[in-house]
RNA sequence: CGGUAUGCUUAACACAUGCAAGUUGAACGGAUCUAAGGCAACUUAGGUUAGUAACGGACGGGUGAGUAACAUGUAAGAAUCUGCGCUUAGGUGGGGGAUAACAGUUGGAAACGCCUGCUAAUACCCCAUACAGCUAUUAAGUGAAAGAAUUUUCGCCUAAGCAUGAGCUUGCAUCUGAUUAGUUAGUUGGUAGGGUAAAAGCUUACCAAGACUUUGAUCAGUAGCUGGUUUGAGAGGAUGAUCAGCCACACGGGGAUUGAGAACGGAACCGACUCUUACGGGAGGCAGCAGUGAGGAAUUUUCCGCAAUGGGUGAAAGCCUGACGGAGCAAUACCGCGUGAAGGAUGACGGCCUUAGGGUUGUAAACUUCUUUUCUCAUUGAAGAAUAUAUGACGGUAUUUGAGGAAUAAGCACUGGCUAAUUUCGUGCCAGCAGCCGCGGUAAUACGAGAAGUGCAAGCGUUUUCCGAUGUUAUUGGGCGUAAAGAGUUUGUAGGUUGCCUUGUGUGUUUAACGUUAAAUGUUAGAGCUUAACUCUAGAAUCGCGUUGAAUACUACUAGGCUUGAGUAUGAUAGAGGCAAAGGGAAUUUCCAGUGUAGCGGUGAAAUGCGUAGAUAUUGGGAAGAACACCAACGGCGAAAGCACUUUGCUAGGUUAAUACUGACACUGAGAAACGAAAGCUAAGGUAGCAAAACGGAUUAGACACCCGUGUAGUCUUAGCUGUAAACUAUGGAUACUAAGUGGUGCACAAGUACUGCUGAAGCUAACGCGUUAAGUAUCCCGCCUGGGGAGUACGCUUGCAAAAGUGAAACUCAAAGGAAUUGACGGGGGCCCGCACAAGCGGUGGAGCAUGUGGUUUAAUUCGAUGGUACACGAAGAACCUUACCAGGGUUUGACAUGCUAGGAAGCUUUCUGAAAAGAAGGCGUAUCUUCGGAAACCUAGACACAGGUGGUGCAUGGCUGUCGUCAGCUCGUGUUGUGAGAUGUUAGGUUAAGUCCGUCAACGAGCGCAACCCUCUUUUUUAGUUUUAUCUAAAAAUACUGCCGACUAUAAGUCGGAGGAAGGUGGGGAUAACGUCAAGUCCUCACGCCCCUUAUAUCCUGGGCUACACACGUGCUACAUGGUUAAGACAACGAGUCGCAAGCUUGUGAAAGUAAGCAAAUCUCUUAAACUUAACCUUAGUUCGGAUUGUAGGCUGCAACUCGCCUACAUGAAGCUGGAAUCGCUAGUAAUCGCCGGUCAGCUAUACGGCGGUGAAUACGUUCUCGGGCCUUGUACACACCGCCCGUCACACCAUGGGAGCUGGUCAUGCCUAAUGUCGUUAUCUUAACCGUGAGGAGAGAAAUGCCUAAGGCCGGGUUGGUGACUGGGGUGAAGUCGUAACAAGGUA
Repeated sequence: CGGUAUGCUUAACACAUGCAAGUUGAACGGAUCUAAGGCAACUUAGGUUAGUAACGGACGGGUGAGUAACAUGUAAGAAUCUGCGCUUAGGUGGGGGAUAACAGUUGGAAACGCCUGCUAAUACCCCAUACAGCUAUUAAGUGAAAGAAUUUUCGCCUAAGCAUGAGCUUGCAUCUGAUUAGUUAGUUGGUAGGGUAAAAGCUUACCAAGACUUUGAUCAGUAGCUGGUUUGAGAGGAUGAUCAGCCACACGGGGAUUGAGAACGGAACCGACUCUUACGGGAGGCAGCAGUGAGGAAUUUUCCGCAAUGGGUGAAAGCCUGACGGAGCAAUACCGCGUGAAGGAUGACGGCCUUAGGGUUGUAAACUUCUUUUCUCAUUGAAGAAUAUAUGACGGUAUUUGAGGAAUAAGCACUGGCUAAUUUCGUGCCAGCAGCCGCGGUAAUACGAGAAGUGCAAGCGUUUUCCGAUGUUAUUGGGCGUAAAGAGUUUGUAGGUUGCCUUGUGUGUUUAACGUUAAAUGUUAGAGCUUAACUCUAGAAUCGCGUUGAAUACUACUAGGCUUGAGUAUGAUAGAGGCAAAGGGAAUUUCCAGUGUAGCGGUGAAAUGCGUAGAUAUUGGGAAGAACACCAACGGCGAAAGCACUUUGCUAGGUUAAUACUGACACUGAGAAACGAAAGCUAAGGUAGCAAAACGGAUUAGACACCCGUGUAGUCUUAGCUGUAAACUAUGGAUACUAAGUGGUGCACAAGUACUGCUGAAGCUAACGCGUUAAGUAUCCCGCCUGGGGAGUACGCUUGCAAAAGUGAAACUCAAAGGAAUUGACGGGGGCCCGCACAAGCGGUGGAGCAUGUGGUUUAAUUCGAUGGUACACGAAGAACCUUACCAGGGUUUGACAUGCUAGGAAGCUUUCUGAAAAGAAGGCGUAUCUUCGGAAACCUAGACACAGGUGGUGCAUGGCUGUCGUCAGCUCGUGUUGUGAGAUGUUAGGUUAAGUCCGUCAACGAGCGCAACCCUCUUUUUUAGUUUUAUCUAAAAAUACUGCCGACUAUAAGUCGGAGGAAGGUGGGGAUAACGUCAAGUCCUCACGCCCCUUAUAUCCUGGGCUACACACGUGCUACAUGGUUAAGACAACGAGUCGCAAGCUUGUGAAAGUAAGCAAAUCUCUUAAACUUAACCUUAGUUCGGAUUGUAGGCUGCAACUCGCCUACAUGAAGCUGGAAUCGCUAGUAAUCGCCGGUCAGCUAUACGGCGGUGAAUACGUUCUCGGGCCUUGUACACACCGCCCGUCACACCAUGGGAGCUGGUCAUGCCUAAUGUCGUUAUCUUAACCGUGAGGAGAGAAAUGCCUAAGGCCGGGUUGGUGACUGGGGUGAAGUCGUAACAAGGUA
């Protein structure tokens, strides 16, 4: 762009306007027009038409409100009617009286009429005739007609038949609800009358008491039915637009007339609504076609034409036809076509991405050549017309030809998985997405945008509905031990199912033929539009229903038989089977009496309580009630619930043995009935013990609990009620079949049989498990289930005295809830084992003063990090400046530092001034190296831009490094095996070890990372070298130790214990060495690094300050409190360090130190006197001759500088403190304790810290109950972020839906009563009256009027049912962090 279809699913809501049903003058009388003839009257011809009359307005068109019904579908049937049409037979004679129109008069606003007069007919009426009609039959009676035109003809009447159409009856089919179980009085049937076209309670009277119903009546809700449509493999499910058949309706309601037939565009009445009016009254009905408003997410033009098809009418021409044929609108659906084709690489520009190389968009574009479907313009031009002529709305349309020019024509969704298709930026749990899972908290393939891609394409995507997937309602085709689901048990009605043999029938069943199953649709084969959609032709099919025939295995029925299922009889037998009565002893409590004295009782520990008024204890006697030890047992009985001292009585059932009998009598079982633990209820008793409630004592934060002391109902009996339990084997009943082994209880005893347990085959099961006692294999019957919560709740009903029980929803809400098993983790679960873990010891900390770190506070700043263990003398192996990251102030901006460019200058050294310094200003000296003479290299200054710089953020983006569990013994893999799988096995069980170390067993066999060993050091020896007082020290290389030897134990193992030898003995001591992993552990301030942020500042330079503050709190240490202090003398080390250094000796100083100056780059010199210790003296238990803080004065040293803020010395001063509360730390031998020495950092030092060195040198360990931590096995789990887990309920708040509710207000249904329009059918005879009869009076008939029955609407009383709303109120659900507790999950701390 074209073709073909379709187009108010909602308000059967209301409708302006126009049209949708008329035709006939060849039925009729008029009126009127035109033409011709004619002076006119008039005649003839042709029209128009109001009225009478005839046919049609019952078709066609619309809608689906009602209807659950003979409405529809299908198959039959008999008691009927049928205009027009067709066929056949016959007839069409004679007469009469009116009336509309019209004219006159008159009422009314109108609509519409009243009265008087005239007139026609195919209008109306009478007579005649009629035999085929009718009166069921006979007899007898009764009953028709219309003309027009005149040429054929068309009509009219009677009768019979056909066709068509319609009415009626019946079988079967036809939605949901039982929280609707009983319904029905014309109801069911009969007789008689009436009535209808026709059968009939259709109607009336009388008689009888029936009729329907669990195979679902009645009631309620919903709904037009069907052919078909849609989906599905099918069976089914959903649906009933267009087209076609039937039904119903026409503003709501009911009733009639006419007619062959009845009412969308007819009439009368009631009601609602709308319009109109002169207020008296009138008019109306789009669910016809267009169209309007309203409603709604939503559905078209107030178009053309009767050309075709069809319909009405007419003799016909014709007229009418919103039926219909067409056009218009709508991507609403289906189908077809196009938006160009071929070539074209420097793979252009641009965009996007980038590892910066490139990639991609992409042959895509540009460009070249070509084509013209479509488009525009022009040309030609139909079929559809049947028919000789004429006739085309569509339409100058389809079609044809020519010209023009790539020209007019691409979007939508998606791109995390399902699901085809990925990247960048922005955003930062925000904005947003989302069908489900889910995405987004600074690197988002999931949000938004861009780029690219994917899918479909004139469409694409969303939403809604239906089916499928869904075996997720299971007929095909599911389940019920634990996931939802077996009724608590039994008896038994209806029903379902049902042993063996024979006969008959032929119900179901099978088969053949016939009828029907409308057409369309669908399907097969053809045909026509260029193709397709679409349309046409033919065929097959149409699963069903009906009729007739045949078969007889099975089923059913019928008749007869059988014994195996079932039952009966006889004997025997086991048993807590049931009911009733009688009896018994032990214990408990209580009463009486005796003995006897101070406690008893109770608990984790206590207290309440009892007791000197004599308890508890003990002895004797009495009373009461309840329950029955041992036997006693996965033993017995019973349908289940349940049943236990003994005896007796009554009674039910089972089992077994051997015979006899009946002859399918069976199984199950909706409703129904009976039984039915405990608790509870009613009445009457009874009450010893126990014991809800209640009281008291404890426990506790609380304790309305657990524990203790009391204690009432109740527990017991009788008579009733209740009817539920984890009433469990969580497993319905019956029958048959399918390996074994083993225990127990009965009867029989050679077999066997009945019951009750365990282990297990096949098989089954999601697994666990079941397994002849099935959860296996099959059959029959019943019950029950269909995600979790709401909820076994609400409402209704039934039962109950009540409590409650039975039956049993919905709204709303979630994406899970649940089962079984697995691996972990955890447990106030269990078992085994280890560790300075406890215990046994020694010494500390916590108290004092000081040092140091942290918190807190303060401050301009007190830089930052580390924070349970695993931060706190930690980063820091050393903050006066520097460090330094912080603060204040002063400066710089390509920068203090790197690379690149340009210009100038060598670089560099140095003086003066200003300034706190950085810095600035002004000078001076110097002019070098290489060279191809252009310049180049290093360095300095200036300039512009790329960039530098950041101890800025993020350790939750990271690398690396580190801590911790833990030097704990674990963590895994390959192959195999096993399980549906996650997984398991190995790695477990028995021993042993420091050890998953080793042995040995084993569906495992091996291996890896860890353990151990290898490495360093100490201890012993040897050799060599150096050195030295000769075997001293140092260095290097070797040796040695391995449970090797002996004994005992164990399993003849691994190994353990003891012994010998040896320097050393069982890993000889110490160190280094740290598996898989955990803690989002620590560190972006060591370093590195992603992203983000700053860029005249978060960069950088300088001066000064701060990190050293100080009410306080904590950690780690030092020094002490005196078995010691002071003085003097004397003795013994090791590791280390030293030229910007260690410094002897000498001199000075009380001293720190200074001056001077050998030696040593160090086994040589120096630091360097070690101290504790020993000897001697003094002090003698005191705030001291302990202790040394604090403070004053005077000095020394380092350094540019010692105030904030260094160390040391001398003199003086002489604080707290007399061994430290709760609590807590270290250590198992050369260890703890104690004593001093050295080093790093470092100018100096705050070092009492840290890392080393040696000296002196103990005590204790019974042991694993407990505390802490860890390992292995096992068990439970509702945990898996893994117990710092999970999770329950009240209360408070917000929102949501819902129940009750005094009531209020609607709908609907039925009964009864009142009133009763119109109207049919009757009654009356008051009035009126052309046709017929009668001579007449009058009659027949008709009409009016009145009235009776019935009846719509309306009204009234109460009722049923179902909505809405309602103060208040009940529970329920949901909600990020609320409150109170901690009920459950582990032995969940009381299972």

Model confidence (mean pLDDT): 84 of 100. Small-subunit ribosomal RNA from Euglena granulata, 1391 nucleotides, folded computationally. Taxonomically the source falls in Euglena (Eukaryota, Discoba, Euglenida, Spirocuta).